[in-house]
RNA sequence: ACUCGGAUAGCUCAGUUAGUAGAGCAUUCCCCUGAUACGGGAACGGUCGCAGGUGCAAGUCCUGCUCCGAGUA
Repeated sequence: ACUCGGAUAGCUCAGUUAGUAGAGCAUUCCCCUGAUACGGGAACGGUCGCAGGUGCAAGUCCUGCUCCGAGUA
């Protein structure tokens, strides 16, 4: 330099053919227990890497850039 993959909640990750942004863990509260653990319920938590474009509508499609990983020379 080129090619490919990745960036979504504090962490690990889903998100289908563009149509309400989700799960588990963590945190807080409640239930359960003599108490704890386990278990059950609820809440909290998001500029979807950044900037543009298309479109009624973008996490998703298109362009550029940044960062991480792999490969080729």
Transfer RNA from a Candidatus Parcubacteria bacterium, 73 nucleotides, folded computationally. It matches the Rfam family "tRNA". The family's RNA type in Rfam is transfer RNA. Rfam's curators write: Transfer RNA (tRNA) molecules are approximately 80 nucleotides in length. The RNAcentral record of the sequence draws on ENA. The coordinates come from a structure-prediction model, not an experiment, and the mean pLDDT is 82.